[in-house]
RNA sequence: AAUGAACGCUGGCGGCACGCUUAACACAUGCAAGUCGAACGAGAACGUUCCUUCGGGAACUAGUACAGUGGCGAACGGGUGAGUAACGCGUAAGUAUCUACCCUUAGGUGGAGGAUACCCUCGAGAAAUUGAGGUUAAUCCUGCAUAGUCUCUUCGGAGUAAAGAUGGCCUCUUGCUGUCGCCAAAGGAUGAACUUGCGUCCUAUUAGCUUGUUGGUGGGGUAAAUGCCUACCAAGGCUAUGACGGCUAGCCGGCCUGAGAGGGUGUACGGCCACACUGGAACUGAGAUACGGUCCAGACUCCUACGGGAGGCAGCAGUGGGGAAUAUUGCGCAAUGGGCGAAAGCCUGACGCAGCGACGCCGCGUGGGGGAUGAAGGUUUUCGGAUCGUAAACUCCUGUUAAAUGGGAAGAAAGCACUACGCUUAAUACGUGUAGGUCUUGACUGUACCACCAGAGGAAGCCCCGGCUAACUCCGUGCCAGCAGCCGCGGUAAUACGGAGGGGGCAAGCGUUGUUCGGAAUUACUGGGCGUAAAGGGCGUGUAGGCGGUUUUUUAAGUCAGUUGUUAAAUCCCAUGGCCUAACCAUGGGCGAGCAAUUGAAACUGGAAGGCUAGAGUUUGGAAGAGAGAGAUGGAAUUCUCGGAGUAGCGGUAAAAUGCGUAGAUCUCGAGAGGAACACCGAUGGCGAAGGCAGUCUCUUGGUCCCAUUCUGACGCUGAGGCGCGAAAGCAUGGGGAGCAAACGGGAUUAGAUACCCCGGUAGUCCAUGCCGUAAACGAUGAGUACCAGAUGUGCGAGGUACGACCCCUCGCGUGUCACAGCUAACGCAAUAAGUAUCCCGCCUGGGGAGUACGGUCGCAAGACUAAAACUCAAAGGAAUUGACGGGGGCCCGCACAAGCGGUGGAACAUGUGGUUUAAUUCGACGCAACGCGCAGAACCUUACCUGGGUUUGACAUCCCGCGACCGCCUGAGAGAUCAGGUUUUCCCUUCGGGGACGCGGUGACAGGUGCUGCAUGGCUGUCGUCAGCUCGUGUCGUGAGAUGUUGGGUUAAGUCCCGCAACGAGCGCAACCCCUAUCCUUAGUUGCCAUCGGGUCAUGCCGGGCACUCUAGGGAGACUGCCGGUGACAAGCCGGAGGAAGGUGGGGAUGACGUCAAGUCCUCAUGGCCUUUAUAUCCAGGGCUACACACGUGUUACAAUGGGACCUACAAAGAGCAUUGCCAACUCGCGAGAGUGAGCGAAUCUCAAAAAAGGCGUCUCAGUUCGGAUUGCAGUCUGCAACUCGACUGCAUGAAGCCGGAAUCGCUAGUAAUCGCGCAACAGCAUGGCGCGGUGAAUACGUUCCCGGGCCUUGUACACACCGCCCGUCACACCAUGGGAGUUGACAUUGGCAGAAGACGUUGCGCCAACCCUUUUAGGGAAGCAGGCGUCCAAGCUGGUGUUGAUGACUGGGGUG
Repeated sequence: AAUGAACGCUGGCGGCACGCUUAACACAUGCAAGUCGAACGAGAACGUUCCUUCGGGAACUAGUACAGUGGCGAACGGGUGAGUAACGCGUAAGUAUCUACCCUUAGGUGGAGGAUACCCUCGAGAAAUUGAGGUUAAUCCUGCAUAGUCUCUUCGGAGUAAAGAUGGCCUCUUGCUGUCGCCAAAGGAUGAACUUGCGUCCUAUUAGCUUGUUGGUGGGGUAAAUGCCUACCAAGGCUAUGACGGCUAGCCGGCCUGAGAGGGUGUACGGCCACACUGGAACUGAGAUACGGUCCAGACUCCUACGGGAGGCAGCAGUGGGGAAUAUUGCGCAAUGGGCGAAAGCCUGACGCAGCGACGCCGCGUGGGGGAUGAAGGUUUUCGGAUCGUAAACUCCUGUUAAAUGGGAAGAAAGCACUACGCUUAAUACGUGUAGGUCUUGACUGUACCACCAGAGGAAGCCCCGGCUAACUCCGUGCCAGCAGCCGCGGUAAUACGGAGGGGGCAAGCGUUGUUCGGAAUUACUGGGCGUAAAGGGCGUGUAGGCGGUUUUUUAAGUCAGUUGUUAAAUCCCAUGGCCUAACCAUGGGCGAGCAAUUGAAACUGGAAGGCUAGAGUUUGGAAGAGAGAGAUGGAAUUCUCGGAGUAGCGGUAAAAUGCGUAGAUCUCGAGAGGAACACCGAUGGCGAAGGCAGUCUCUUGGUCCCAUUCUGACGCUGAGGCGCGAAAGCAUGGGGAGCAAACGGGAUUAGAUACCCCGGUAGUCCAUGCCGUAAACGAUGAGUACCAGAUGUGCGAGGUACGACCCCUCGCGUGUCACAGCUAACGCAAUAAGUAUCCCGCCUGGGGAGUACGGUCGCAAGACUAAAACUCAAAGGAAUUGACGGGGGCCCGCACAAGCGGUGGAACAUGUGGUUUAAUUCGACGCAACGCGCAGAACCUUACCUGGGUUUGACAUCCCGCGACCGCCUGAGAGAUCAGGUUUUCCCUUCGGGGACGCGGUGACAGGUGCUGCAUGGCUGUCGUCAGCUCGUGUCGUGAGAUGUUGGGUUAAGUCCCGCAACGAGCGCAACCCCUAUCCUUAGUUGCCAUCGGGUCAUGCCGGGCACUCUAGGGAGACUGCCGGUGACAAGCCGGAGGAAGGUGGGGAUGACGUCAAGUCCUCAUGGCCUUUAUAUCCAGGGCUACACACGUGUUACAAUGGGACCUACAAAGAGCAUUGCCAACUCGCGAGAGUGAGCGAAUCUCAAAAAAGGCGUCUCAGUUCGGAUUGCAGUCUGCAACUCGACUGCAUGAAGCCGGAAUCGCUAGUAAUCGCGCAACAGCAUGGCGCGGUGAAUACGUUCCCGGGCCUUGUACACACCGCCCGUCACACCAUGGGAGUUGACAUUGGCAGAAGACGUUGCGCCAACCCUUUUAGGGAAGCAGGCGUCCAAGCUGGUGUUGAUGACUGGGGUG
């Protein structure tokens, strides 16, 4: 795009078309083929009128109806598509034929006879139907006559025909004449028959078929040629260009699609064919083997009196059934057409119309203009608005259509009748032709159309809105419900589901489903491919076939050109016209492939004839070679045997063990046996068609190459089938068997180890003969020929200079590498093409199922060859790219390892977590990167949890209303919140209206939430990682993804720097800039300092004084590979040195690129959505977060003598401290924690404050201790409303585990580890934690193999949620389709036998018998015919067999999906 469609939702009108695609299933009822009285005989009744003797009769009805004989028609028209793969159809030809009715021509139509239906009488039967007798006519039947351009013929001849009817005139006659008939003949037209060429579906898993088969002769038969039939003879005929068989199917014009070529299709209309319940058969006829005829058989249905009968909708309607599905038991012959008729006319379910159906195509309408408070309402919202939306309302119009009323065509031309004029004729009759006007004829139908009243009134839906694909938001739902053409949506913010609003598309329709073509160059003729994506046969030889060098002549098959015929009509295209337009219809024109005929041309292809030598082959001469077959022969090595020597191991492996060996191995020497394979040469060397071929020699033999020639004269190339060869393994028979070695045995390894490793070991490997016929049989690249830049190796041969040798140059044939053009998706190929052409063969058409099943062929078997389908998936695959990964490679770094020091893991305790428990033990954090984390501090509070008690506009914010100052104090109840009561109190501003702050009460908007979602988010943070990386612009390369830059050579802590380079630059990171610290200078000296001077004290910068020093805190200097030497590439840099307080980023800090982990946090804060609102909010008391069998993390204290305890003594830094109660001296008291009293200090001034380890002196003496301090008891101190749950500290007493810690694991590279103390934050109080400070102060680093993490380059990849990836097979379960299967059961085809209806033919015909003939006369005979009998052919039926195919089947095999 289309549709004979169907289904869902919806539905106003009209026109034109179309309407059982399924059950060729079965059919009730009605109708669908009759007509002619001008072929024939006969011939009513009802009714009306008249008459009547009432019994009836007559006339009209009426020569009518019904029926019969006869003629024509019924073979057309209408239906259907079952069968048919065929001369069925299409097309083009042909002839051996027939043709009723029709036309033309020229003739005839004489004269006799006979029968019979109807009818009458008598019968049979339920009926259908039928018997006998009698009468009669014809256009019925039969002779005779005549006849020809008829038929036959022996060419003499013979044979064979007819029917009348109806008009006119004239006369009664042997008349004339018209029309329609009839007969014979010829021709035409029409229709039919037969024959032929070409075309016409799939299947080879159908390869051979055929006996009337192929041909001939005789005979028969037909309208007609013919094996059409028959007898005999011959043995043919068809087939790979697909016979035979199977499946499917009516064919065509056309229709749909497509640019075309094609593909699909055959409904309606038209042509042909076939069929008419199924099968068979003939009759009649011009025509049938006959839809509405006959006979027979069968199935089915109906009637029946049970004896017998009837029927055939695939005609029109209609019914049942089937089905997703397809209409009225309508009107009419008015038109068109058909039959009959002279005609009128009759008949006509053909046809014309109407009805039903949106089934299709076409047209029309459902209103138009104005109308902004942009109404109400809906939806949405960022709450401002936006949108539906000029849409509506409202107003002004219009009147298509529908409805009502009125009018009102065309389709109708005729015929009959009339008139006029011709023709015919003797004729003004009859008949007929033309013209004219008049009359008659309409189913549709009062229809189309027109007019008019009124009035926007009666008339819009369907699908879609994630992309493809035009159109977006809200709500609901929450991997549910659902959607889906493909990709795919849905797991709490769904433009994808459902609803809504809005929008888009089409529109009386819109979607869906089915089917066909297109897109699809996705079967490729036009117009594809085969190295790696599917695809080159394993290789040769060669048949058919296809293709084929050069030249001359000829031919004209192909080819080309012209002409003619045909290509029906309709359809298509063009033009014009008719319905208002269109669809539709009409008229005219056009195109047309093909086929046939004919006339030409002769280039090319083909044919014929004749030449040529460039292809091919051949001769002579050379050459190389693991080419093949057979025979002979050689040495090295392994193994075995024998002998000698010799002794304890050998062998084997990563390490071992099995194994061998004291019965003497391994090792070694000598001799021998046997089999197999041939080191070095040896090589991208050689040969061969491929498989393949390797010691040497001989024989036989195939092919190839080179140089110059000889000869033949296209002999060529390819090659479906065929035939041959064909590695290894395997099979068969017979040999052989050294080594090796499937299977097998043993030892190891391992979780296991039916493996890898080891020790053994049989088939086999070898030979002969015969099979097998496959391989990643690979260059994954079929064979031949020609052409198209180069460079460089190598093998063989030849040539060039001059004999040779070595080079060098050139040619041919091989064999390699690199590379241009070109090709390719890319990789790559590139004269040995995967380039450019040509010719032939083979093969491919998504993945799986499957190279499988079934069938067939081959094979001894194994198996090979050929080769599907169901079902299933939306991919499978190629090449390349970027990452990631690797028990891949290279380079490099890091307390990563190593080297060291000290810990953890064991103990007790502290603290956090898990788990458990609980009313609650609030919540979060979970590898590193959760676990002394949020928490810089849970007794109440905190607090979020639990129990109980209260409140409900609320503890807190804003707005509104009313009242009042508020606050405070007291009493009572209560656990308290709170409740009740009392007391006290007159706020500020004012324009006097009021306003403000505060409190109380009230109303509703709202408050509130540590409720959920960190996977909706912001912000902040962790981590890789202070690792050196991450990118961009322009350019260039690539079809592209991408690459380059950023790689490479060096170097660095560093993508740091240098050099090179199709790259050149740039950005974020690195570094530097900032802070602290180390040295110096300068400025400034109080609260700091005190060298000098003075004063004072038991003593002290205590005082005067000073600012030199220390120190404080501002500003500067200094360090840059700057200098020297070496090295490096003349670089960057590196190594060493000097100077310097400091040396190569001096030490430390702050600083964290692009990104990763849906990392952490909604309980800091902020925030979308959801949830809650007398509760998940809020207040209060008490409890809990502190529980405790247990497990883990992080710590503290220890286990002791480098120590504990006692006494004495010395040296810090950095901090903190009160405007309400801080740091607190000194003094007094207390053993002590502390208490009392109280000076100083808002701090370089005073206080905390004692630093501790260290040092000195003495003690303990290796023990569960004078170590260790848990636990517990008693007594206290302090903070605080309050230390019970549940604080810290003190004193006395108690004195647990623990004697250095398994596997494992952590930190640290210098002022570091270790060790020692001090301070601070939060805090009423509470540290072993955290954050800071200083004191003392080490050891070690060879080095980068390994572990972990990271960076760069490279490589492989089937990974890309990226190795925590992907993924294979069995097993278990469920479902699906399928193979086998003892069988069972259908269908179809075929065949042997039996059977034999009807009919035809043959034969017989003793029974019957009108016409003609003969003889005779109530009849007989003959001829002809009939019934009946028999035979042949033959349908159904019966029976046996075979083949094909379907269904089903216990069980069983594999396959697919989950």
Model confidence (mean pLDDT): 84 of 100.
The RNA shown here (small-subunit ribosomal RNA) has 1458 nucleotides and comes from an uncultured prokaryote.
Rfam family: Bacterial small subunit ribosomal RNA.